[in-house]
RNA sequence: GGGGCAUUAGCUCAGUUGGCAGAGCGUUUGAAUGGCAUUCAAAAGGUCAGGGGUCCGACUCCCCUAUGCUCCA
Repeated sequence: GGGGCAUUAGCUCAGUUGGCAGAGCGUUUGAAUGGCAUUCAAAAGGUCAGGGGUCCGACUCCCCUAUGCUCCA
C1' cells in the first nucleotide's frame, strides 16, 4: 500500500426480503421470606462507530472516514 470481516443498551451478542430496535446478564422498583440468598413481575437504559448519498421510508443498499482483527505484498 491492497483485500476481507467486525462496530447495535453498562457487558456479551441477535436482528439486513428496506417499514414499531430486541434477548441474556447487569441496574432500579415491587411481590413472595422474619432477613439474606433465590424466584416472579415491572421499569429505566440506544445519535444502531462518524459523515454523505439513494429512497415515501435506511441498523439494513451505495460512497467516504475512524477504530479493531485478519490475509496478501
Molecule: transfer RNA
Organism: Bacteroidales bacterium